[in-house]
Formats: sequence, structure tokens, C1' cells
RNA sequence: UCGAUUACUCAGGGAGAAUCCGGUGCUUGCGCCGGUGCCGAAGGAGCAACCGCCCCGGUAAACUCUCAGGCGCCAGGACCUGCGUGAUCAU
Repeated sequence: UCGAUUACUCAGGGAGAAUCCGGUGCUUGCGCCGGUGCCGAAGGAGCAACCGCCCCGGUAAACUCUCAGGCGCCAGGACCUGCGUGAUCAU
């Protein structure tokens, strides 16, 4: 100097599913309690191949579960893109 990976800040993009039912409070569209149905992309949990291997243990995801979370808008949001900074690796 150039490149790759990774963490963070900022900017942009970013899905699904109930404006459900009953009760209740007030500031009348919001809160609380209960119920039914539903979603999969915060977080969490599970495992196929594989590795060690006697039992058994380790281990991935956007797959599975739905504990948590969510189901008008807003918000949140895995993940993606860009600028910048730091770290590591390679040249």
C1' cells in the first nucleotide's frame, strides 16, 4: 500500500401473525386481569453430519420448539448495505 475476517458508532433498508372475546379503570383510546386463536427474525432451548467414543460427551442455522417476545400505526427487529474507528490475519 492492497485485501480478508471481526467488534463498535452513525446512516439507509428490513418480514410474519388478532385493531379477537369477556371483565374492569379512567384521561375514550389507552391501561390492567382472564380466555381463545395465531406468528417466527430480539433473547433462550433442541439436533443431522462430524469429532472423541464402552456408556456417553462436544457441536450449526433463517431448520425445529414457542419458555420469553410479538400479532392496526408507531415502536422493536435477526439480517443486509455504506462511511468511520479499533483488533487479527495475509501480501

Glycine riboswitch aptamer from uncultured Nioella sp., 91 nucleotides, folded computationally. Of the family's consensus pairs, 90% are formed in the model. It matches the Rfam family "Glycine riboswitch aptamer". Rfam links the family to the GO term glycine biosynthetic process. Taxonomically the source falls in Nioella (Bacteria, Pseudomonadati, Rhodobacterales, Paracoccaceae).